[in-house]
Molecule: transfer RNA
Organism: Bdellovibrionota bacterium
RNA sequence: UGGGGAUUGGCGCAGUUGGUAGCGCGCUUGUUUCGGGUACAAGAGGUCGGCAGUUCGAGUCUGCUAUCCCCAA
Numbered sequence: 001u002g003g004g005g006a007u008u009g010g011c012g013c014a015g016u017u018g019g020u021a022g023c024g025c026g027c028u029u030g031u032u033u034c035g036g037g038u039a040c041a042a043g044a045g046g047u048c049g050g051c052a053g054u055u056c057g058a059g060u061c062u063g064c065u066a067u068c069c070c071c072a073a
Base pairs, nucleotide, nucleotide: 001072002071003070004069005068006067007066010025011024012023013022019056027043028042029041030040031039049065050064051063052062053061
């Protein structure tokens, strides 16, 4: 320098044809217990690395850019 891949709640990941973001673990509250754990119920928490574009509508498409990994030189 070129090519490819990854980036989504605290962590690990899904979201496959653009249609208003979900799962597991964790966390909070309640019930249960002498207390904890387990179990059950309820709940909080992300605007999807960043900026811009296309579109009625973008996590999803396009451009630039940041970080990490792989390959080539």